[in-house]
A computed fold for a 386-nucleotide RNA from Oceanisphaera psychrotolerans, annotated as Bacterial RNase P class A. Of the family's consensus pairs, 94% are formed in the model. The RNAcentral record of the sequence draws on ENA. Its Rfam family is "Bacterial RNase P class A". It is annotated as a ribozyme. Its family is annotated with ribonuclease P activity, tRNA processing and dimeric ribonuclease P complex in the Gene Ontology.
RNA sequence: GGAGUUGGCCGGGUAAUCGCUGCUUCGUCGUUGUGUCUUCGGGCAUACGGGCGGAGGGGAGGAAAGUCCGGGCUCCACAGGGCAGGGUGCCAGGUAACGCCUGGGGGGUGCGAACCCACGACCAGUGCAGCAGAGAGCAGACCGCCGAUGGCCCGCAAGGGAUCAGGUAAGGGUGAAAGGGUGCGGUAAGAGCGCACCGCGCGACUGGCAACAGUUCGUGGCACGGUAAACUCCACCCGGAGCAAGACCAAAUAGGCCUCCUACAGGCGCGGCCCGCGCUGGAGGCGGGUAGGUUGCUGGAGCCAGUGAGCGAUUGCUGGCCUAGAGGAAUGAUUACUAAUCGAGCUUGCUCGAUACAGAACCCGGCUUACAGGCCAACUCCCACU
Numbered sequence: 001g002g003a004g005u006u007g008g009c010c011g012g013g014u015a016a017u018c019g020c021u022g023c024u025u026c027g028u029c030g031u032u033g034u035g036u037c038u039u040c041g042g043g044c045a046u047a048c049g050g051g052c053g054g055a056g057g058g059g060a061g062g063a064a065a066g067u068c069c070g071g072g073c074u075c076c077a078c079a080g081g082g083c084a085g086g087g088u089g090c091c092a093g094g095u096a097a098c099g100c101c102u103g104g105g106g107g108g109u110g111c112g113a114a115c116c117c118a119c120g121a122c123c124a125g126u127g128c129a130g131c132a133g134a135g136a137g138c139a140g141a142c143c144g145c146c147g148a149u150g151g152c153c154c155g156c157a158a159g160g161g162a163u164c165a166g167g168u169a170a171g172g173g174u175g176a177a178a179g180g181g182u183g184c185g186g187u188a189a190g191a192g193c194g195c196a197c198c199g200c201g202c203g204a205c206u207g208g209c210a211a212c213a214g215u216u217c218g219u220g221g222c223a224c225g226g227u228a229a230a231c232u233c234c235a236c237c238c239g240g241a242g243c244a245a246g247a248c249c250a251a252a253u254a255g256g257c258c259u260c261c262u263a264c265a266g267g268c269g270c271g272g273c274c275c276g277c278g279c280u281g282g283a284g285g286c287g288g289g290u291a292g293g294u295u296g297c298u299g300g301a302g303c304c305a306g307u308g309a310g311c312g313a314u315u316g317c318u319g320g321c322c323u324a325g326a327g328g329a330a331u332g333a334u335u336a337c338u339a340a341u342c343g344a345g346c347u348u349g350c351u352c353g354a355u356a357c358a359g360a361a362c363c364c365g366g367c368u369u370a371c372a373g374g375c376c377a378a379c380u381c382c383c384a385c386u
Base pairs, nucleotide, nucleotide: 001382002381003380004379005378006377007376008375009374010373012338013337014336015335016334017333018332020059021058023056024055025054026053027052028051029050032047033046034045035044036043037042061357065368066367068366069365070364071363072362073242074241075240076239085238086237087236088235089234090104091103092102093101094100105119106117107116108115109114120233121232125231126230127227128226142172143171144168145167146166149165150164152161153160154159180198181197182196183195184194185193199222200220201219202218203217204216205214206213207212246295247294248293249292256286257285258284259283260282261281266280267279268278269277270276302321303320304319305318306317307316308315309314340355341354342353343352344351345350346349
């Protein structure tokens, strides 16, 4: 210098003007509530959940997204256990919890930094395996090889020949897969048939909390084939619904219950009066509850800094901070200057243009997906030079 790997961070800045939405505060109006005075018209005081105006201050994200997991919270259900159903699945740890994270083991990919893996069990049972192939599970003679042995042919014989029976899994061929591999011996030809080495199974020992590992020891000629995101078995986990959860206040010419009064005249409503219209025995009380309003609603497994423990995920302690809470749903627009990158034009350093993915909705922890451009750290490989 080039090519990469992993982890972390940012996601334009400043100012002005005009808006939107909460909060605080000041002024004003007086609908409303309460208290008090009253000449019954109203006045005064206070509260603030109202209207208007002023000032100050706050106002989207790293993913707010997909709604895929896990929890908090809320209501309902619930003695305990089991069945069914669903999920997870190497080991240990972390955590409120997880299918997440960290560390480790095993397998695979890469020269490497690193990355990927649902990675328990098919010697409990059952199932499945297209095509090809002779044969696909306690296998199989298509080609090939042999034909020692019995038979056949030739030969007087020694012997020779073909291969009928038969033997053979070394070689070819089929297939994703053909029942350990290499070599030597052995044989008619072959074969763990025998042996050596490698591999494999089982047991012991050693190391490790464990998964698991081993230049260890013994033992078995040696497969016990594949498949469980096939049924299944084993171990562990899981009640349901969700902030439109739930709680509080509570209108009416709606409807219910109780008490008292009364006998068709009145009463009530249409915010005052008259007419008119409508309803109705009247008055008082009670609780349920619709519209509507309030709450839940943002101070939390919170953030930042320092420090201790730990390889790490994480966690203890100390100090500091408050950082959106809307509800047909705000968080915006314009202008000026400016940073970075890209594109176009040419007067080669100016002009013009563009600026990612996307937007809270009860709150958190994750995962996944999208993303213009930029920054930092550690590490790997290659080339050159010293």